[in-house]
């Protein structure tokens, strides 16, 4: 250089063009307890940038930017 996969919460992953974008785990708050700790409820938190396709894109194309593997 060229090819292939990936990039969504603080992690770790889901996510048929119309979802309020989930989940587990962290974290804050509550109950419980003498106290914490585990259980229980609750809550706050995210789609790598850019541009085009669509009435509607996290999903499609492109172009870059990072990370993995493979190749000259």
């Nucleotide at each position: 250089g060229g090819g292939u996969c990936g990039g969504u919460a603080g992690u770790u992953c889901a996510g048929c063009g119309g979802c309020a974008a989930g989940a587990a785990u962290a974290u804050c708050g509550g109950u419980c307890u003498c106290c914490a700790a585990a259980a229980c409820c609750g809550a706050a938190g995210a789609c790598g940038u850019g541009a085009g396709u669509u009435c509607g894109a996290u999903u499609c194309c492109c172009a870059c930017c990072c990370g993995a593997c493979c190749u000259g």
This is a predicted structure of a 72-nucleotide RNA (transfer RNA) from an Ardenticatenia bacterium. Its Rfam family is "tRNA". From the family's description: Transfer RNA (tRNA) molecules are approximately 80 nucleotides in length. Rfam classes the family as a transfer RNA. Rfam links the family to the GO term triplet codon-amino acid adaptor activity. The RNAcentral record of the sequence draws on ENA. The coordinates come from a structure-prediction model, not an experiment, and the mean pLDDT is 86. The source organism's lineage runs through Bacteria, Bacillati, Chloroflexota and Ardenticatenia.